[in-house]
Small-subunit ribosomal RNA, central domain from a metagenome, 346 nucleotides, folded computationally. The coordinates come from a structure-prediction model, not an experiment, and the mean pLDDT is 86. Its Rfam family is "Bacterial small subunit ribosomal RNA". Rfam links the family to the GO terms structural constituent of ribosome and ribosome. The full RNA is in RNAcentral, with records from SILVA.

Context: one part of a larger RNA
RNA sequence: UUAGGUUUAAAGGGUGCGUAGGCGGAAAAUUAAGUCAGUGGUGAAAUCUUGUAGCUCAACUAUAAAACUGCCAUUGAUACUGGUUUUCUUGAGUAUAGUUGAGGUAGGCGGAAUGUGUAGUGUAGCGGUGAAAUGCAUAGAUAUUACACAGAACACCAAUUGCGAAGGCAGCUUACUAAACUAUAACUGACGCUGAUGCACGAAAGCGUGGGUAGCGAACAGGAUUAGAUACCUUGGUAGUCCACGCCGUAAACGAUGAUUACUCGUUGCAUGCGAUACACUGUAUGUGACUUAGCGAAAGCAUUAAGUAAUCCACCUGGGGAGUACGUUGGCAACAAUGAAACUC
Numbered sequence: 001u002u003a004g005g006u007u008u009a010a011a012g013g014g015u016g017c018g019u020a021g022g023c024g025g026a027a028a029a030u031u032a033a034g035u036c037a038g039u040g041g042u043g044a045a046a047u048c049u050u051g052u053a054g055c056u057c058a059a060c061u062a063u064a065a066a067a068c069u070g071c072c073a074u075u076g077a078u079a080c081u082g083g084u085u086u087u088c089u090u091g092a093g094u095a096u097a098g099u100u101g102a103g104g105u106a107g108g109c110g111g112a113a114u115g116u117g118u119a120g121u122g123u124a125g126c127g128g129u130g131a132a133a134u135g136c137a138u139a140g141a142u143a144u145u146a147c148a149c150a151g152a153a154c155a156c157c158a159a160u161u162g163c164g165a166a167g168g169c170a171g172c173u174u175a176c177u178a179a180a181c182u183a184u185a186a187c188u189g190a191c192g193c194u195g196a197u198g199c200a201c202g203a204a205a206g207c208g209u210g211g212g213u214a215g216c217g218a219a220c221a222g223g224a225u226u227a228g229a230u231a232c233c234u235u236g237g238u239a240g241u242c243c244a245c246g247c248c249g250u251a252a253a254c255g256a257u258g259a260u261u262a263c264u265c266g267u268u269g270c271a272u273g274c275g276a277u278a279c280a281c282u283g284u285a286u287g288u289g290a291c292u293u294a295g296c297g298a299a300a301g302c303a304u305u306a307a308g309u310a311a312u313c314c315a316c317c318u319g320g321g322g323a324g325u326a327c328g329u330u331g332g333c334a335a336c337a338a339u340g341a342a343a344c345u346c
Base pairs, nucleotide, nucleotide: 003318004317005316006315007300008299012314014201015200016199017198021194022193023192025088026087027086028085029084030083031082033081034080035077036076037075038074039073040072041071042070049065050064051063052062053061054060091191092188093187094186095184096183097182098181099180100179103177104176105175106174107173108172109171110154114150115149116148117147118146119145120144121143125136126135162169163168206247207246208245209244210243211242215241216240220236221235222234223233258313259312260311261310262309263308266291267290268289269288270287271286272285273284274283295302296301319346320345321344328339329338330337331336
């Protein structure tokens, strides 16, 4: 390279938007670029292949043919692909009427708990553990009652529930805002799919500036345990966790399963709509679960939410280690991130 693959063996980009490119619904007309056919020219010789001949054979050589799968020109064909024109409605979108939800952003409010402060009651312990000790407490703790303040998180409801592209999202409420679905089939008329480079978003930790700090709590200190104990347990406790703005750009960013479209046996839940009723369940759409036939799979298993049957586009893989390292480059305040080898070795 051909080819085969990517749930778990190496391998799906963290997610979306989207440029170039690739691919693309139905009908008619036209064109003839791709495509197909004929003809002409060219495709040096040698080489290769085939026939024959010459060196005593062979290698070798000569000769004839074939071949040179290509290119150019020209004449035709028009099914398919492409170009142009016209039309269509089923793909896609719009409109109208509804429905749904922890979707997002900003503001306001609430109660429980915790901690602290003040005051009251009250007296000797409290706390903690496997057992203890460090720690707190007669300067009155713990407990209990009242009031006040502070920050953070929202019990029950709560669920294989719901929403979101992913990350993620949960007290109540207001404003603004995004989306999906259903019904109608009114409008546009292929406007579509994918998407290298690019742009945007992107948990936690971390970084910068300024706030905030109740609880928890890396580091750190003490007490235990232990042969030791730089741990597990325990008493404290700083960064951090929270807010605003700006960086970072990574995760087992997982369904370890890229996106889109079509087709393919059934059973049974849940959520949200619609329709129809004999007021029994039954039909239909979207989503979300469980089981299972065919089929697939190395098996585990997947199975209309495919890992089945096919198509289009993108990404990625090619023995283990060395190594996601070195070097270079780019980004970053830094931490680091991205790109990414080889020698050598088994």